[in-house]
């Protein structure tokens, strides 16, 4: 440093939930079983219900180097490329800055195309002309340090380095290797605005279903489409209802009954595939379901003297708190 | 199940990125026999914390505390 687990541990009485049996059925007894690794934040991506037709376009919102994995994902696994470390190893929101537009305060001569001070020529001087090596600013100053060359210089040329374009091999792919041209057309910012690819219907377990008071029949009233209402923020597009009275069935609890409610991409073990993520078979297990909401108090023995922190439809990451131990590299 | 907000003591502005600011309070001086007001001067801020992007960050972008506030 990295991985990976464990989360006081035994025994006792007392007391909740929850399921079972069992009685003398009002209850009571016995048994069985009862929070996390994060149960937490609600930050992705499912499932699963209902709206309903999910159709189109806009706008918005989220992702971005390549391959897998996977129900799926912004999560994982192996690369690749860069960045830090001596190392073991760890970290990147890593498409596009010659599609466009904005911004780069101050200082500075210039911030995207330059001449301030210097250098060199000419001129008595003013000044003109040529340069961009060095000084000065700044977070960034015209590829980079050498050599020639030159009045001075200056890719002006050369050779190495770096950029860019071909083209060859290696790879599934980012991509890297090694050859040849081009003197080099060119700063940063897209966690600015935008561009390009990919993917998003909304709304949630107070979704929702079933019993009850709501159903069927007849009949009135409004409305009947350039209106109203619904459907996703907008627009096209699509969809039609409300309500009174009679009579017949039907019974009388409602966010508080009942179901959803917990057997599921599920746990553990073994094999085998495959670097891993992970996927296959086979054998095993049942492992909280509450609706004012339970998992709790004492006591006694050990040591190392016990941290975060408490299930509410259900997983699959993230992320965030977190005391110690223990095992592998 | 969503929104917002945190800047001096206090109450707020900046927040399409470059100077941290207004009023009210404070401290000291002047006026006044004293006080208030008033006038001059100052004084005080980890921009709720933690990381990143950027040449620069109250501001952009992620976490993370606490507060208000709809359904």
């Nucleotide at each position: 440093u990295u991985g990976a687990u464990c989360a006081u541990a035994c025994g006792g009485u007392c007391g909740c939930g929850u399921g079972g049996c069992g009685c003398u059925u009002c209850g009571c007894g016995c048994c069985a079983u009862g929070a996390g690794g994060a149960a937490a934040g609600u930050c992705c991506g499912a499932g699963c219900a209902c709206c309903g037709c999910a159709g189109a376009g806009c706008a918005g919102g989220a992702c971005g180097c390549c391959g897998g994995a996977u129900a799926a994902c912004g999560u994982c696994c192996g690369g690749u490329g860069g960045a830090g470390g001596c190392g073991a190893c760890u970290c990147c929101a890593a498409g596009g800055a010659u599609a466009g537009u904005g911004c780069a305060a101050c200082a500075g001569a210039a911030a995207c195309a330059g001449a301030c001070c210097g250098c060199a020529g000419a001129g008595c001087a003013a000044u003109c002309u040529g340069c961009a090596a060095g000084g000065a600013u700044g977070g960034a100053a015209a590829g980079g340090g050498g050599a020639g060359g030159u009045a001075a210089g200056a890719g002006c040329u050369c050779a190495c380095c770096g950029a860019c374009g071909c083209c060859g091999c290696g790879g599934c792919a980012a991509c890297g290797c090694g050859g040849c041209g081009u003197g080099c057309c060119g700063u940063g910012u897209a966690a600015a605005c935008c561009c390009c690819g990919u993917c998003c219907g909304g709304u949630g377990c107070a979704a929702g279903a079933u019993u009850g008071g709501g159903c069927g029949c007849a009949u009135g009233u409004c409305g009947c489409a350039u209106a109203g209402g619904g459907u996703u923020g907008c627009u096209c597009g699509c969809c039609c209802g409300a309500u009174g009275u009679g009579c017949g069935c039907c019974g009388u609890g409602a966010a508080u009954a009942u179901c959803g409610c917990u057997c599921g991409a599920a746990c553990g073990c073994a094999u085998c595939g495959g670097c891993g993520a992970c996927g296959a078979u086979g054998c095993g297990u049942c492992c909280a379901g509450a609706u004012a909401g339970a998992u709790g108090a004492c006591c006694g023995u050990a040591c190392a003297c016990g941290a975060c922190a408490g299930a509410a439809c259900u997983c699959g990451g993230c992320u965030u708190a977190c005391a110690g131990g223990u095992c592998a590299a | 199940g969503g929104g917002a907000c945190a800047u001096a003591g206090c109450u707020c502005a900046g927040c399409u990125g470059g100077g941290a600011g207004a009023g009210c309070g404070c401290u000291g001086c002047g006026u006044u026999c004293g006080c208030a007001a008033c006038g001059c001067a100052g004084a005080g801020g980890u921009c709720g914390c933690g990381g990143g992007u950027u040449c620069g960050a109250a501001u952009c972008c992620c976490g993370u505390u606490g507060u208000c506030u709809c359904c």
Molecule: RNase P RNA; transfer RNA
Organism: chicken gut metagenome